[in-house]
Context: one part of a larger RNA
RNA sequence: CGGAGGAAACUUGAGGAGAGCUAUCCUUAGUACGAGAGGACCGGGAUGGACGAACCUCUGGUGUUCCGGUUGUUCCGCCAGGAGCAUUGCCGGGUAGCUAAGUUCGGAGAGGAUAACCGCUGAAAGCAUCUAAGCGGGAAGCCUCCUCCAAGACAAGGUUUCCCUAGGACUUCGUGUCCUCUAAAGAUCCGUUCGAGACCAGGACGUUGAUAGGCCAGGUGUGUACGUACAGUAAUGUACUUAGCUGACUGGUACUAAUUGAUCGUGCGG
Numbered sequence: 001c002g003g004a005g006g007a008a009a010c011u012u013g014a015g016g017a018g019a020g021c022u023a024u025c026c027u028u029a030g031u032a033c034g035a036g037a038g039g040a041c042c043g044g045g046a047u048g049g050a051c052g053a054a055c056c057u058c059u060g061g062u063g064u065u066c067c068g069g070u071u072g073u074u075c076c077g078c079c080a081g082g083a084g085c086a087u088u089g090c091c092g093g094g095u096a097g098c099u100a101a102g103u104u105c106g107g108a109g110a111g112g113a114u115a116a117c118c119g120c121u122g123a124a125a126g127c128a129u130c131u132a133a134g135c136g137g138g139a140a141g142c143c144u145c146c147u148c149c150a151a152g153a154c155a156a157g158g159u160u161u162c163c164c165u166a167g168g169a170c171u172u173c174g175u176g177u178c179c180u181c182u183a184a185a186g187a188u189c190c191g192u193u194c195g196a197g198a199c200c201a202g203g204a205c206g207u208u209g210a211u212a213g214g215c216c217a218g219g220u221g222u223g224u225a226c227g228u229a230c231a232g233u234a235a236u237g238u239a240c241u242u243a244g245c246u247g248a249c250u251g252g253u254a255c256u257a258a259u260u261g262a263u264c265g266u267g268c269g270g
Base pairs, nucleotide, nucleotide: 001152004175005163006162007161008160009159010158011157015149016148017147018146021049022048023047024046025045026044027043033038051106052105053104054103055102059100060099061098062097066093067092068091069090070089071086072085073084074083075082076081110144111143112142117137118136119135120134164269166180167179168178169177170176181267186264187263188262189261190206191205192204193203194202211257212256213255214253215252216251217250218249221245222244227240228239229238230237231236
């Protein structure tokens, strides 16, 4: 921009994409078959491999924004306690998120038309013949069924709801031009943001408010803080103390910030 007024929501599915794998074991059954050796079809069940999708409860990884230990050095006047630098100085753990080696699930089943092939009836050709007329069976393949995208599918689809019901001139009479009035439904800008995201887009919220931060409570992690007292010459240990601290997690709470506003979109539609 189009889809013959504008808008919101929900949809149909032309078409397109994806998926499509396979093994072993048990049973049927040591049955049918076979002199024996051997050894099934059909049917039922179980467990895997590779591949794929989703997810983070579990097992782990990461986690330079959390906790602790520790070396050297500089600084905070000194002690104590801390901070900076040294690959995050090094090391031990670790929440959220992300993630696989982890977890769950999938390729199941069914229908239709067929291929090779197997048939029925059956003439040409008194026989025979699956074929010439006619009618069946038959594959991991084809078309559906399953998952996803999808009306720019220009044949531009459908359903529901919402909104707009002024006046006057000019005119080449053309879905034309101008003036006054009017400005809906809805959308955007803007702001707080997100399990959404390169940007854009998309979702939530904007005081009639829990959208983010803060705060409170909880959780999680770390592992018993500082200080004081006591014991010991001291290093250190013990008690207060399963403490203290705690990012991204959960819930609550208007304390802070989402203020005020502006713009687009018209007037019933060949």